[in-house]
Molecule: transfer RNA
Organism: Minisyncoccota bacterium
């Protein structure tokens, strides 16, 4: 420089056109416990990398920029 994947909650992951974006861990109240941990039950947290198109409706589908693997040159 060119193909190819990838980007949703700290973080590891679901959701592949229909909703209030699911869980697990983590945090965080409680209960248990002499204190702790495990383990029970409860809470709050993502407008899905950015901007733009298609759609009645996008995390999805197209386009572009950003950023990250891999592969050719």
């Nucleotide at each position: 420089g060119c193909g190819c994947c990838c980007g949703u909650a700290g973080u590891u992951u679901a959701a592949u056109g229909g909703a209030u974006a699911a869980a697990a861990u983590a945090c965080u109240g409680g209960c248990c416990u002499c204190c702790g941990a495990a383990g029970c039950c409860g809470g709050g947290g993502a407008c899905u990398a950015c901007a733009g198109g298609u759609u009645c409706g996008a995390u999805u589908c197209c386009u572009g920029u950003c950023g990250g693997g891999c592969g050719c040159a």